[in-house]
Molecule: transfer RNA
Organism: Nanobdellota archaeon
């Protein structure tokens, strides 16, 4: 140098163009003598970043930045 895929709660991960949800994790409570485990409830998001299309973008375009990978 020329190409592919990925980026979404702390983490792994969904999400038909039409209110962004679960798994663990965390904080509360309920059970217990204690803790664990169970059950119940919350909190947690500028969808990498900048435009563009659309009446509406995580989702469709471009270009920019990280990561992982072909080829050379």
């Nucleotide at each position: 140098g020329c190409g592919g895929g990925u980026a979404u709660a702390g983490u792994u991960c969904a999400a038909u163009g039409g209110u962004g949800g679960a798994g663990c994790g965390u904080c509360a409570g309920u059970c217990u003598g204690u803790u664990a485990a169970a059950c119940u409830g919350g909190a947690a998001g500028u969808u990498a970043u900048a435009g563009g299309u659309u009446c509406g973008a995580a989702u469709c375009c471009u270009a920019u930045u990280g990561c992982c990978u072909g080829c050379g």